The RNA shown here (c-di-GMP-I riboswitch aptamer) has 78 nucleotides and comes from a Geobacteraceae bacterium. It matches the Rfam family "c-di-GMP-I riboswitch aptamer". About the family: GEMM was predicted in a large-scale screen for bacterial structured RNA regulatory elements. Model confidence (mean pLDDT): 89 of 100. Lineage of the source: Bacteria > Thermodesulfobacteriota > Desulfuromonadia > Geobacterales > Geobacteraceae.

[in-house]
RNA sequence: CUCCGAUAAGAGCAAACCCGGAGCAAUCCGGGGACGCAGAGUCACAGAUCCGCAGCUGCGGAUGGCUGGGCCGCCGAA
Numbered sequence: 001c002u003c004c005g006a007u008a009a010g011a012g013c014a015a016a017c018c019c020g021g022a023g024c025a026a027u028c029c030g031g032g033g034a035c036g037c038a039g040a041g042u043c044a045c046a047g048a049u050c051c052g053c054a055g056c057u058g059c060g061g062a063u064g065g066c067u068g069g070g071c072c073g074c075c076g077a078a
Stems, first nucleotide, its partner, number of pairs: 004076002012037002017032006035065001041071003045068003048063006
């Protein structure tokens, strides 16, 4: 350094739901809250799903905690 991921250690994130806010919506933001997560870090490139508009070949948006992949990354048992 690479692979790998342990009843290790120190950290981290935060589902559903509730409150407030933004948005036509999907959904997002803040607070609370923890289902869980070895990357539940980041990227919308590919696929998939969801929303909106359609002129129905499509266009725009959302989801990274749907899958693949890129980038970055804590620790060090077997």